[in-house]
Context: one part of a larger RNA
RNA sequence: ACCGCAGUUAGACGAAAAGACCCCAUGAAGCUUUACUACAGUUUGAUAUUGGUAAAUUAUUUCAUUUGUUCAGCAUAGGUGGGAGCCGAAAGGCACCAGUGAGAUACCACCCUUGUGAUGUGAUUUACCUAAUCUUAUUCCAUGAAUCUGGAGUAGGAGACAGUAUCUGAUGGGUAGUUUAACUGGGGCGGUUGCCUCCCAAACAAUAACGGAGGCGUUUACAAAGGUUGGCUUGGUCCGGAUGGAAAUCGGACUGGACGUGCAAACGCAUAAGCCAGCUUUACUGCAAGGGCUACCACCCGCGCAGUCACGAAAGUGGAAGUUAGUGAUCCGACCGUUCAAUAUAGGAUGGCGGAAGCUCAACGGAUAAAAGUUACUCUGGGGAUAACAGGCUGAUCGCGCCCAAGCGUCCAUAGCGACGGCGCGGUUUGGCACCUCGAUGUCGGCUCAUCGCAUCCUGGGGGUGGAGAAGCUCCCAAGGGUUAGGCUGUUCGCCUAUUAAAGCGGUACGCGAGCUGGGUUCAGAACGUCGUGAGACAGUUCGGUCUCCUAUCUACUGUGGU
Numbered sequence: 001a002c003c004g005c006a007g008u009u010a011g012a013c014g015a016a017a018a019g020a021c022c023c024c025a026u027g028a029a030g031c032u033u034u035a036c037u038a039c040a041g042u043u044u045g046a047u048a049u050u051g052g053u054a055a056a057u058u059a060u061u062u063c064a065u066u067u068g069u070u071c072a073g074c075a076u077a078g079g080u081g082g083g084a085g086c087c088g089a090a091a092g093g094c095a096c097c098a099g100u101g102a103g104a105u106a107c108c109a110c111c112c113u114u115g116u117g118a119u120g121u122g123a124u125u126u127a128c129c130u131a132a133u134c135u136u137a138u139u140c141c142a143u144g145a146a147u148c149u150g151g152a153g154u155a156g157g158a159g160a161c162a163g164u165a166u167c168u169g170a171u172g173g174g175u176a177g178u179u180u181a182a183c184u185g186g187g188g189c190g191g192u193u194g195c196c197u198c199c200c201a202a203a204c205a206a207u208a209a210c211g212g213a214g215g216c217g218u219u220u221a222c223a224a225a226g227g228u229u230g231g232c233u234u235g236g237u238c239c240g241g242a243u244g245g246a247a248a249u250c251g252g253a254c255u256g257g258a259c260g261u262g263c264a265a266a267c268g269c270a271u272a273a274g275c276c277a278g279c280u281u282u283a284c285u286g287c288a289a290g291g292g293c294u295a296c297c298a299c300c301c302g303c304g305c306a307g308u309c310a311c312g313a314a315a316g317u318g319g320a321a322g323u324u325a326g327u328g329a330u331c332c333g334a335c336c337g338u339u340c341a342a343u344a345u346a347g348g349a350u351g352g353c354g355g356a357a358g359c360u361c362a363a364c365g366g367a368u369a370a371a372a373g374u375u376a377c378u379c380u381g382g383g384g385a386u387a388a389c390a391g392g393c394u395g396a397u398c399g400c401g402c403c404c405a406a407g408c409g410u411c412c413a414u415a416g417c418g419a420c421g422g423c424g425c426g427g428u429u430u431g432g433c434a435c436c437u438c439g440a441u442g443u444c445g446g447c448u449c450a451u452c453g454c455a456u457c458c459u460g461g462g463g464g465u466g467g468a469g470a471a472g473c474u475c476c477c478a479a480g481g482g483u484u485a486g487g488c489u490g491u492u493c494g495c496c497u498a499u500u501a502a503a504g505c506g507g508u509a510c511g512c513g514a515g516c517u518g519g520g521u522u523c524a525g526a527a528c529g530u531c532g533u534g535a536g537a538c539a540g541u542u543c544g545g546u547c548u549c550c551u552a553u554c555u556a557c558u559g560u561g562g563u
Stems, first nucleotide, its partner, number of pairs: 001563008010555003015548001022383004027379002029375004035178005041171003045167005051129010062118004068112001075105001078111005085094003133158010181193003190210001194216006217364001218262001219321002226280007234258001235255006260269002263326001265324003284307004290301003296365001309318003332358001335355004340351002390437001391435001392433003396430001398426006407417002444519001445517003449511001450508005457482003460477006484498005525543004529538003
């Protein structure tokens, strides 16, 4: 070296199970509720089955009767029309006339208003009745030993209620079907979601982030903050001037846009777009050459023409506002207009077309008119597109070292320390990133067995000392060997006890579960505290809780044999 045999399990990110943790899916299911919407169930009312009598109340028809007061007018004038007469045997009375008044009376007719009575009808309530209906007992029959049921009777009870059907209002996790957003340096919690302004933005435009700052969801109309015509100049500093002051108003000089602009910011603005006044409504109708922007839908600017106006002497200007925010598609129904629509026509109804309105549809290109949770009882499909372990990168944090040296050290920066700062190294902490792994890389601690580094705990050799000696402190060299036993706790750690020369710090998938354990963490059971209406939840606690391969193919290692 090769080939065997017997072993050990460090590796083959070993085998097993399309990861159960985590995230995702406009996936599923179980459960909950003051999520949404339904449906059983419960309940209210109406009608039918459903009839009779009486009383009360109430509405109404018809008849009779009754009521009607300003002042003036002999006076209590409801209204209107006719009317010169009417009643009575007569006497006479009431009217007419006259007068008052807005309106004139007797008599006839009709009507309004207020109350009363009678009658008819309807409704409600109460009381009673029996014949529907319900029910108890019993006789006979089907039917037979019995029960039930049905039929025919009899005797009671209840009774137009109940029960049932249809419609209707309420209630209704009892049941069911569903919904419960996205972005996101994993997810959740928080924040955000549309529009405007600035920076980032790299001198056209455009340009991201959970980058840095702010705003908007309007306001203004006849005494405008719109149009037009005419006019004016703000602010600041200095000097001077009665009350008068830091600031009122007046004069001068300088500055020049700093003032002001309805509101954020940017850009504009003196020919003013700023301020004042006069007259006004173009804050018009129908269009539109040509452009900007742009995936689409949209959005923006606009020469010019026609009509009709405002202001101006005129030329002209005017289709809102110094500009850029002040917003919402489609469907749906309603409103206004309309010379539109159907094979007889007219009216109506319905629809079409044009216009304007109704959405914090704010998750703002708006899934529906209408929607919250929980799952550790869970499931499926996927993801290392995305978290927890380990590895990797980084090294803020961490550990160690070096530089400078203000100061401490009685004096003296550097025996020993060392502020404010600066520069490295390491890759043991907490992190950041999310690069392999989710068709699985088993996770803390202990046991067993270790191996390496040195930034050395002991033992060894040295330098300095604020080293007298002894004991120390500090630095340099050094990894050969060594580095205890117990109590508490699942603990690593830590505290304590007794020793020791010393009881080192780290790496090795926080070494080592195809070597062991399983106390902790981290399934299903149960409980407490707290939170939640609840289902349930809690880096809160507590009791309990299956660790697969007696079988090792290869590499590796150990022992042994042969060539």

Record summary
This is a predicted structure of a 563-nucleotide part of an RNA (large-subunit ribosomal RNA, domain V) from a Candidatus Magasanikiibacteriota bacterium. Its mean pLDDT, the model's own confidence on a scale to 100, is 82. Rfam family: Bacterial large subunit ribosomal RNA. A reference for the family is Yusupov et al. (2001), "Crystal structure of the ribosome at 5.5 A resolution", Science. The RNAcentral record of the full RNA draws on ENA.